[in-house]
């Protein structure tokens, strides 16, 4: 110079004039002073705070994540490392436990796709036919073979030598499989290691399904308090013991705890379930928080501890808009609705750090 990885940050600003809404004060005047959307507020995929289920306890079902150490309040997320793929590289990406418990499934082509197989083919030593006095030549029938070829995503381990009629872990070296030592690592795994072994017989668990760990439900339309109204109308279940003086105990209905069973609690004349009618109104929940910022310290890092700072929207059919005038990167994606940790998508422009590939000059 260009190309390109990874991180982080900005994402309209300024001034007036009116207009909106939240706190505070106040001489209560529509006076004053102070705030007023986001890096994703989105998707509604995860994981809590929180609030309410008559004590929410156990097992089965279900359903979630799936190498290995740590962070976190938990997480399916973050951080480091390990293995595997991509990339020249810097880095990217992982549905990353187990096929030697078990069941399934691998189309089509192909001779054959799991304890398998002969289409082109190789041999024909050994038996058999011809020919020949014989050596010995011929067929390729019985019989041997799966190393060469050729289907397929995949063909029963790859590559040399030896052997052999012709082949073949038949045998041998090296890889690559299993096992076991030994040794580096907390570990996952590693190893210019060391043996023994021709070698358990393909692939798929984002097929069942085993193994390990996790997990009540419901959700701010939760749910609290106040006032008001109407028809405390109408029905339908309300069952039957036993022990005790009682009180209470067992049993038996019913009701509740997301399905089911055990258990547990409350009712058996006070509960349950069905139909129907009134209200639907104000106020709280609602923002001070696993907060956010800056230092120092510990850690490779996520992160934690201590200090000191600082409060940074609460609407209620839904609040920030209008005009004017500069300046500007000339404005993209796109508006809170109980709140926070995280993923994932969408994104015109702009600035900043580091680091890698190419090229070029000194």
């Nucleotide at each position: 110079a260009g190309a390109g990885u990874c991180g982080g940050c900005c994402g309209g600003g300024u001034a007036a004039u009116c207009g909106c809404u939240c706190c505070c004060g106040c001489a209560c005047g529509u006076c004053g002073g102070g705030g007023g959307a986001g890096g994703a507020a989105a998707g509604u995929c995860c994981g809590g705070g929180c609030u309410c289920c008559g004590c929410a306890g156990g097992g089965c079902a279900g359903g979630g994540u799936g190498c290995c150490a740590g962070g976190u309040a938990a997480c399916g997320c973050c951080u480091g490392g390990g293995c595997g793929c991509c990339g020249c590289g810097a880095g990217g990406c992982g549905a990353c436990g187990g096929a030697a418990a078990g069941u399934g499934c691998c189309a089509c082509a192909g001779a054959g796709a799991g304890c398998a197989g002969a289409c082109c083919g190789c041999c024909g030593a050994u038996g058999g036919c011809c020919g020949g006095c014989a050596a010995c030549g011929g067929c390729a029938c019985a019989g041997g073979c799966a190393a060469g070829g050729g289907u397929g995503a995949a063909a029963g381990g790859g590559u040399g030598c030896g052997g052999u009629a012709a082949g073949a872990g038949c045998g041998c070296a090296c890889c690559g499989c299993g096992c076991g030592g030994c040794u580096g690592g907390c570990a996952a795994c590693g190893g210019u290691u060391c043996g023994c072994g021709g070698c358990a017989c393909g692939g798929u668990a984002a097929a069942c399904c085993c193994c390990a760990c996790c997990c009540g439900g419901a959700g701010c339309a939760a749910g609290a308090u106040c006032a008001a109204a109407u028809a405390g109308g109408g029905g339908a279940g309300u069952u039957a013991g036993g022990g005790g003086a009682a009180a209470c105990c067992c049993a038996g209905c019913g009701u509740g705890c997301g399905g089911c069973c055990c258990g547990c609690a409350c009712g058996c004349c006070g509960c349950u379930c069905c139909c129907g009618g009134g209200u639907a109104g104000a106020u709280c929940g609602c923002u001070g928080g696993a907060g956010g910022c800056g230092u120092a310290c510990a850690g490779c890092g996520a992160u934690g501890u201590a200090c000191g700072u600082c409060c940074u929207a609460g609407a209620g059919g839904a609040a920030u808009g209008a005009u004017u005038a500069c300046c500007c990167u000339c404005g993209a994606c796109a508006g809170a609705a109980c709140c926070c940790g995280g993923c994932u998508u969408a994104c015109a422009g702009g600035c900043c750090g580091a680091c890698u590939c190419u090229c070029c000059c000194a």